[in-house]
RNA sequence: AGAGUUUGAUCAUGGCUCAGAUUGAACGCUGGCGGCAUGCCUUACACAUGCAAGUCGAACGGCAGCGCGGUUGGGGUAACCUGACUGGCGGCGAGUGGCGAACGGGUGAGUAAAAUAUCGGAACGUACCUUGUAGUGGGGGACAACUCGUCGAAAGAUGAGCUAAUACCGCAUACGACCUGAGGGUGAAAGUGGGGGAUCGCAAGACCUCACGCUACAGGAGCGGCCGAUAACUGAUUAGCUUGUUGGGGAGGUAAAGGCUCACCAAGGCGAUGAUCAGUAGCUGGUCUGAGAGGACGACCAGCCACACUGGAACUGAGACACGGUCCAGACUCCUACGGGAGGCAGCAGUGGGGAAUUUUGGACAAUGGGGGCAACCCUGAUCCAGCAAUGGCCGCGUGAGUGAAGAAGGCCUUCGGGUUGUAAAGCUCUUUUGUUGGGGAAGAAAAGGUGAUUAAUAAAACGGAUCACUGAUGACGGUACCCAAAGAAUAAGCACCGGCUAACUACGUGCCAGCAGCCGCGGUAAUACGUAGGGUGCGAGCGUUAAUCGGAAUUACUGGGCGUAAAGGGUGCGCAGGCGGUUGAUUAAGUCAGAUGUGAAAUCCCCGGGCUUAACCUGGGAAUGGCAUUUGAGACUGGUCGGCUAGAGUGUGUCAGAGGGGAGUAGAAUUCCACGUGUAGCAGUGAAAUGCGUAGAGAUGUGGAGGAAUACCGAUGGCGAAGGCAGCCCCCUGGGAUAACACUGACGCUCAGGCACGAAAGCGUGGGGAGCAAACAGGAUUAGAUACCCUGGUAGUCCACGCCCUAAACGAUGUCAACUAGUUGUCGGAUCUAACAGGAUUUGGUAACGCAGCUAACGCGGGAAGUUGACCGCCUGGGGAGUACGGUCGCAAGAUUAAAACUCAAAGGAAUUGACGGGGACCCGCACAAGCGGUGGAUGAUGUGGAUUAAUUCGAUGCAACGCGAAAAACCUUACCUACCCUUGACAUGGAUGGAAUUCUGCAGAGAUGUGGAAGUGCCCGAAAGGGAACCAUCGCACAGGUGCUGCAUGGCUGUCGUCAGCUCGUGUCGUGAGAUGUUGGGUUAAGUCCCGCAACGAGCGCAACCCUUGUCCGUCAUUGCCAUCAUUUAGUUGGGCACUUAACGGAGACUGCCGGUGACAAACCGGAGGAAGGUGGGGAUGACGUCAAGUCCUCAUGGCCCUUAUGGGUAGGGCUUCACACGUCAUACAAUGGUGCAUACAGAGGGUUGCGAAGCCGCGAGGCGGAGCUAAUCCCAGAAAGUGCAUCGUAGUCCGGAUUGAAGUCUGCAACUCGACUUCAUGAAGUUGGAAUCGCUAGUAAUCGCGGAUCAGCAUGCCGCGGUGAAUACGUUCCCGGGUCUUGUACACACCGCCCGUCACACCAUGGGAGCGGGUUUCACCAGAAGCAGGUAGCUUAACUGUGCAAACAGGGGGCACUUACCACGGUGGGAUUCGUGACUGGGGUGAAGUCGUAACAAGGUAGCCGUAUCGGAAGGUGCGGUUGGAUCACCUCCUU
Repeated sequence: AGAGUUUGAUCAUGGCUCAGAUUGAACGCUGGCGGCAUGCCUUACACAUGCAAGUCGAACGGCAGCGCGGUUGGGGUAACCUGACUGGCGGCGAGUGGCGAACGGGUGAGUAAAAUAUCGGAACGUACCUUGUAGUGGGGGACAACUCGUCGAAAGAUGAGCUAAUACCGCAUACGACCUGAGGGUGAAAGUGGGGGAUCGCAAGACCUCACGCUACAGGAGCGGCCGAUAACUGAUUAGCUUGUUGGGGAGGUAAAGGCUCACCAAGGCGAUGAUCAGUAGCUGGUCUGAGAGGACGACCAGCCACACUGGAACUGAGACACGGUCCAGACUCCUACGGGAGGCAGCAGUGGGGAAUUUUGGACAAUGGGGGCAACCCUGAUCCAGCAAUGGCCGCGUGAGUGAAGAAGGCCUUCGGGUUGUAAAGCUCUUUUGUUGGGGAAGAAAAGGUGAUUAAUAAAACGGAUCACUGAUGACGGUACCCAAAGAAUAAGCACCGGCUAACUACGUGCCAGCAGCCGCGGUAAUACGUAGGGUGCGAGCGUUAAUCGGAAUUACUGGGCGUAAAGGGUGCGCAGGCGGUUGAUUAAGUCAGAUGUGAAAUCCCCGGGCUUAACCUGGGAAUGGCAUUUGAGACUGGUCGGCUAGAGUGUGUCAGAGGGGAGUAGAAUUCCACGUGUAGCAGUGAAAUGCGUAGAGAUGUGGAGGAAUACCGAUGGCGAAGGCAGCCCCCUGGGAUAACACUGACGCUCAGGCACGAAAGCGUGGGGAGCAAACAGGAUUAGAUACCCUGGUAGUCCACGCCCUAAACGAUGUCAACUAGUUGUCGGAUCUAACAGGAUUUGGUAACGCAGCUAACGCGGGAAGUUGACCGCCUGGGGAGUACGGUCGCAAGAUUAAAACUCAAAGGAAUUGACGGGGACCCGCACAAGCGGUGGAUGAUGUGGAUUAAUUCGAUGCAACGCGAAAAACCUUACCUACCCUUGACAUGGAUGGAAUUCUGCAGAGAUGUGGAAGUGCCCGAAAGGGAACCAUCGCACAGGUGCUGCAUGGCUGUCGUCAGCUCGUGUCGUGAGAUGUUGGGUUAAGUCCCGCAACGAGCGCAACCCUUGUCCGUCAUUGCCAUCAUUUAGUUGGGCACUUAACGGAGACUGCCGGUGACAAACCGGAGGAAGGUGGGGAUGACGUCAAGUCCUCAUGGCCCUUAUGGGUAGGGCUUCACACGUCAUACAAUGGUGCAUACAGAGGGUUGCGAAGCCGCGAGGCGGAGCUAAUCCCAGAAAGUGCAUCGUAGUCCGGAUUGAAGUCUGCAACUCGACUUCAUGAAGUUGGAAUCGCUAGUAAUCGCGGAUCAGCAUGCCGCGGUGAAUACGUUCCCGGGUCUUGUACACACCGCCCGUCACACCAUGGGAGCGGGUUUCACCAGAAGCAGGUAGCUUAACUGUGCAAACAGGGGGCACUUACCACGGUGGGAUUCGUGACUGGGGUGAAGUCGUAACAAGGUAGCCGUAUCGGAAGGUGCGGUUGGAUCACCUCCUU
């Protein structure tokens, strides 16, 4: 730091996904050790049990229990045992009293501010601690405990009586306390313990002193209470909230300010800088992430707050409205004798429950800290430790090290050679961390305490304090850390991944199954993607998965994004608040900048050190803590205040243009209608028609009239307006703009949320009007249908007035304002100068077209910016759901506006590129059409195919480019199919062993294969022989053979097709961000990307052409089997002879637009001509570019993989491939007279032939037979060419046409013609009289027609491949059909139009809206009610201290308590509202699904251009009307620009 994913490819936009780090985690697999950390995130759910707050006898009365002592009994010699009494002592249960219990510990429910953080403030309190001053005198009455009773199950309650205090209450005294009228008044206290010289006392003790206490006052520290400012969540689909509310002076209340409370007065206060309401949430230091800015979080540790079963309340106290206190209400649990009581783990453990999920009912107060105490000491689930858990982590260690190639065995792969696992193992040599065993063994502990000494104070050598010395107890952890020794490699490796991203590949299994998947995607028989194995990669006592946060994401953009077409400029203007603001001077100091000070807790992070063997961890110091506050200064800039200026803005004056707006009037043309005249049969309409109108007189034409609407020409990328929009002419009223020169005001400005105004068309309301047009509707057509396009009619509406609606593709898809930045050309308005007729120059305001720089993803924009900047507003953040639902506002309605979510997809979209396509365009070609000739389609037959049939009818080929195709020959064989019968190393190949040569003849059984016999016979090479070897045959056994079995979608090879079409590419260069383009386009030309010219291209390759074969002319050479002119000869080129000619073979020549004329651009080339056998490629053939069709072929061959192996292999016999209601293709023969038949007669070429062609001759009507000459072929044979020609006949008929079918008899081939051959003869004599729609071939030696040959082959040809004979017609031309090529254009196509794609309907699933309602939660208003408690009131009851009166008893007062009552108020109740959640018969649309149904709306001019708004109609897409738009193709015209 990036990567994958939209496309055929590209760039950009844009979402989704990944790689990183992290966690209080959970789950899966695995697991050796240690250290440091951490451990209920869920039910603030309910809790059994134990513990978590006590302590003080130096405050007190005491003595239940324990110990000691004393007194007194009993027993006993005694030691001793056992009673009773005794608080005397140590101590101490319960109690009185003091202090503590408000700390410590837990949790995060509530809380959006009464909390928190930071910084400030003034009107407060404070026990213990500390400093200082002063004091601590003298009295009194009670109440617990205890004793005796009563009630109760218990908890407990209660009566009577006794008693102490540091408990309680007076009195005295009192200050710098409090109150005050300034005179004065009010208000305290407590003792206990140690020690003791003198004095007193019987003693206790008094007394003195010290210590600890106590009281009052004034300070301090720390702590706490209160107030303010600032900061910090979401929602406006929450916009208004508030009556103690805001303020006031007064009173009350509080520790204290304050509406905190109350009466009165005033009517305020808060809010768009977001009040109120709703939802969510403890806040912070910090933690995680990030380069940072930020974002997310708030476990552990630390600070603050809140809470303690739920709600309310106060008491005590320095402090609480109190976690382990009280009272009341409620829910729940427990006890009960049913009357009544008890309880609160969100303390530590632990239990149940919930949950994916979170530990021991442990040890110790040894340390640190806390409470009490003089202290010893006690208490302390705070704390320190231990236990459990790999719990996420962080850190450290180990599972061994070295050597070791026969590269072992095994595994896996293999091209069978090998490779890999792999120095890995084994083996050898070492080491011993950890673990095991044994031994040793810490630090953490020092205070305190005791003894002694010194010392201040003191009467004191007491006590206590201070200092010093000595002594000295105390360890939970724990026999732990650590150290030593012994034996021994011994005790210790897994997890995930291996298609790309992303490091790492093979085999097998599976076969769109099973499965994987973070995204793209993988799997349909060769899966590096599933599962397993081998191997590899990564991390490692862990590794993966899931969840979550940040990052990447510049994907909310402050740093740091955008808005013409990708999402995004508001329809337009005016304008308050707000934001921003020209120039100059002075001043101020709010912002700003600089310095200083305070604060910013500690911990954390960072730096430098230190301690654990290291590290993590712990620890010392520093830095930092961007902040806030205070203060001092500066004065540029922004702001404030004051004063100037004129460049912004405005006003005045002159001139000018204009469909700017409103009102009133008026004009002509046209349509329609009405009346009348003339006049007669049609008119109108369309692609063609019909509906319609018309003999009741239309249409046409003439005259007159009525009425409404709109304003031709001018007219124009002309004008005006903010936009919508505005058009005959004249008049009235009125807004704005431009320009020229001066004058004036003096920043008055720009933008603008909310607000206000305007706002096409359609639509709505009321009233008019209504000519034309025209949604709806009706009819006619079209059509498969046609709710459309076309036609005939036609109503709302369109028009006017008034009032609404408020939306458009309201578009320049471009907000407004200002400044700056090359030029050129047009046009509209104004001015100046020159000219004075055009015109030109300058300047200014609009409106257009090009274009530099620059910008842009590109297209494009380009002084009128989409350039460079500034100010302000609006808007966007993936597609769909959806501009929808709900809610609000507006509207008469239609509807407008504001505006989500669930769910779903991995894309959707922009620009440009290459193709392909278009019922787009231009150009060109082709038997493509046209012009012709002949056919097919109708008949019969042949043949192939489909279908059907069958035991089998083997298989393949299926638009062109399958169908007389593979098959250039199915009776058996072929043959692959079926049935039956057989064989199993096999019919065939190689290797081993054994035996035998091989081979030939032959019998029997059987359908045959086969089985079983008999006979003959021994070869070749080496060797003297024995023997061995080669070939062949047989048997045995194992490897293997074999397969026309599957996959042509695993392949090679071969082939078809576009197409013998003219194309297809490359190198370098250039252009473009890029895909790509250029070249290859353009102008000509050609059969041709053929050639020429031009050109940012220059060259090259594969194709074209040429080179090859054949044919057409000539020449040369050669001359048999060919030929024969001359010579001779013959029946005959038969023979001699010859090679001139023909012919054959071989080799040459020839044709090149070479020559002439014309056209063309001085080119290429074309047209015409000459010469020539041939003329513009002379004719024909071979030759097939890059590629397309997963085209065809695994059944020619080859071949991967799979499958069969006594069978899917092999053999044999028979059958089938030859079937037959039917359909199609290709052919043959015909339908006749250009013919049939008969007779006679002429002329080819090219082939084939020894398993062959087979002559002559003879036989047969014939097929054919006999025959066997000649021929291995220019020699012989097949072999008679036929049409033609001559003569004759038939006379238009189902015929003397036609020959199918059938019968009979034969011939030939062959082992064999039944299924199932060909031919012959005789007889029979079907359909058919020229063929519907449609369709095929052919442009010259061609079509048509005529015969001949060959391959295959025993036989079988209407097929195929060749050969020659006779031998035409037509082509104006390229509009149209088909195919192809080039250029261009549009595209939503790229599997490429056989494309893509829209909506209804039907089915399944999912989420969601409405919904009669139903059930909860929260909240609010009104009313009822009113526990406990505090405060107030009271005529009732009661009462030790104090005061008064009284001798006393007693009474009275003050004060207290009880009771009653008032106010406040929790729970509760009733009724109404608001809000939210769940559910609901039915219902609405939406989304997603396999290949459903109906149509075909969109994309090309998508076949009616599309789209937007609105209205209306229709199964549905949609249609139509009105207005708008280009984001429409094509053609034409006009204008302008460039060269």